This is a predicted structure of a 53-nucleotide RNA.
RNA sequence: AGUCUGGUUGUCAUACUGUUGGAUCGAAAGAUCUGCUGGUAUGGUCGUCAGAC
Numbered sequence: 001a002g003u004c005u006g007g008u009u010g011u012c013a014u015a016c017u018g019u020u021g022g023a024u025c026g027a028a029a030g031a032u033c034u035g036c037u038g039g040u041a042u043g044g045u046c047g048u049c050a051g052a053c
Stems, first nucleotide, its partner, number of pairs: 002053007010045009020035006
């Protein structure tokens, strides 16, 4: 220096879910679209630590 495994930080994507605002349709119930913000999971990526070769 390289490869692999595990821990951890930042970041991105996807899925699920919570909070809250707006618009449209509708007699109502309700439906559709969209903005804000949080959580969980999976994957990518960056830094870092440990171990093995």